Bacterial RNase P class A from Raineyella sp., 357 nucleotides, folded computationally. Its mean pLDDT, the model's own confidence on a scale to 100, is 79. Its Rfam family is "Bacterial RNase P class A". Rfam classes the family as a ribozyme. The source organism's lineage runs through Bacteria, Actinomycetota, Propionibacteriales, Propionibacteriaceae and Raineyella.

RNA sequence: CGAGUCGAGCGGACGGCCGCGGCACGCGAGUGCUGAGGAAAGUCCGGGCUCCGCAGAGCAGGGUGGUGGGUAACGCCCACCCGGGGUGACCCGCGGGACAGUGCCACAGAAAGCAGACCGCCCGCCUUCACGGGCGGGUAAGGGUGAAACGGUGGUGCAAGAGACCACCAGCACCCCAGGUGACUGGGGUGGCUCGGUAAACCCCACCCGGAGCAAGACCAGACAGGGAGCGUCCGAGGGCUGCUCGCCCGAGCUCCCGGGUAGGUCGCGCGAGGCCGUUGGCAACAGCGGUCCAAGAUAGAUGGUCGUCGGCGCCUUCGGGCGUCACAGAACCCGGCUUACAGCUCGACUCGUCCC
Numbered sequence: 001c002g003a004g005u006c007g008a009g010c011g012g013a014c015g016g017c018c019g020c021g022g023c024a025c026g027c028g029a030g031u032g033c034u035g036a037g038g039a040a041a042g043u044c045c046g047g048g049c050u051c052c053g054c055a056g057a058g059c060a061g062g063g064u065g066g067u068g069g070g071u072a073a074c075g076c077c078c079a080c081c082c083g084g085g086g087u088g089a090c091c092c093g094c095g096g097g098a099c100a101g102u103g104c105c106a107c108a109g110a111a112a113g114c115a116g117a118c119c120g121c122c123c124g125c126c127u128u129c130a131c132g133g134g135c136g137g138g139u140a141a142g143g144g145u146g147a148a149a150c151g152g153u154g155g156u157g158c159a160a161g162a163g164a165c166c167a168c169c170a171g172c173a174c175c176c177c178a179g180g181u182g183a184c185u186g187g188g189g190u191g192g193c194u195c196g197g198u199a200a201a202c203c204c205c206a207c208c209c210g211g212a213g214c215a216a217g218a219c220c221a222g223a224c225a226g227g228g229a230g231c232g233u234c235c236g237a238g239g240g241c242u243g244c245u246c247g248c249c250c251g252a253g254c255u256c257c258c259g260g261g262u263a264g265g266u267c268g269c270g271c272g273a274g275g276c277c278g279u280u281g282g283c284a285a286c287a288g289c290g291g292u293c294c295a296a297g298a299u300a301g302a303u304g305g306u307c308g309u310c311g312g313c314g315c316c317u318u319c320g321g322g323c324g325u326c327a328c329a330g331a332a333c334c335c336g337g338c339u340u341a342c343a344g345c346u347c348g349a350c351u352c353g354u355c356c357c
């Protein structure tokens, strides 16, 4: 200097004029303070909070899936292990089980789960002048097909072969040693010789899971108009707990039809698993301690319009400047994550390549 990987931040500023929401003060005019995000988005997870239930058990259903830690919790975050990709920094993983069972593996091929003989190789018999052909038996080392063919290389052996046997290697099972909290890693020994893939297929295993939701819910004010039918009051109608079953509990009213009134206001609504700074511990996520701060609460829904200057980027330039352009996007109970969108700019760490000293 170039290329790349990972992480973090900003994402407009200032001034004039006019115009908005909230809070406080003021008799009033008005004054002061304050007013969208890093994703507010998606609604995918986890909770706080509110209500239901005195609670419970089982089945169904749903979720997660290596180990250890963090957290209120999680399907999140951190560190590590294994597998894969990359020269590397680093990135990816629906990461337990195929010997519990079921299913699937097209086409090609003889044969794709306990398989198989297409071309072959060997032996015996028959036949032909010969080439060759037929029948029977043995074989899976060689060739072919395929994504994948039931270990690999070399030898012994055989009629010809074959882990049939042997050496070495890989795999698997068992045992031992060392390291590690652990997943696991390294080493040694023995042995049958060696039985695919797929579970983001059904399934099995381990662990976890009450329901509904701020239009939850609480309070205040105000208005109206009741009528009928069915069942029932301890021989229990109806209801409660996601669905079902059991069990337990509440219970004198419940359900349906016709008809009338109300839809207003206040709270919930922001002091929090809170923000920022420092320090201690920890590889880290994060935790402890100390200090400091209070930052929108709307409810048909507020933060805008206009002018000027500056700034970023691109192009041109007579180097004075000129022209164009400036992202994604707007709270509605709140918080912790994940995912998605984003013009442009800045900072840091690391990797690779080239050159110079």
Stems, first nucleotide, its partner, number of pairs: 001353010012310007020035006037328001041339002044337005049213004056246004061209005066080005081095001082093004096204002101202002103198003118143002120139008151169006170194001172191008217267004226258006238250003274293008311326006